[in-house]
RNA sequence: GCGAACAUCGUCCAAAGGUAGGAUCACGGUCUUCCAAACCGUCAAUGCGGGUUCGAUUCCCGCUGUUCGCU
Numbered sequence: 001g002c003g004a005a006c007a008u009c010g011u012c013c014a015a016a017g018g019u020a021g022g023a024u025c026a027c028g029g030u031c032u033u034c035c036a037a038a039c040c041g042u043c044a045a046u047g048c049g050g051g052u053u054c055g056a057u058u059c060c061c062g063c064u065g066u067u068c069g070c071u
Stems, first nucleotide, its partner, number of pairs: 001070007010024004018054001026042005047063005
């Protein structure tokens, strides 16, 4: 220099056009003499800028970052 893939709660992973979900973490509650464990609940996110669409995490373009391959 060329090509490809990826970017979603603090962390890990789903959702592939129609209200963004699960686990874990954190917090609160039940239980326990107390703690832990278990159970219930709450909180929390689509990298940035455009485009298409009635509607975009999803499709298209660019940028940024990460990873891989070629030279």
Molecule: transfer RNA
Organism: Racemicystis crocea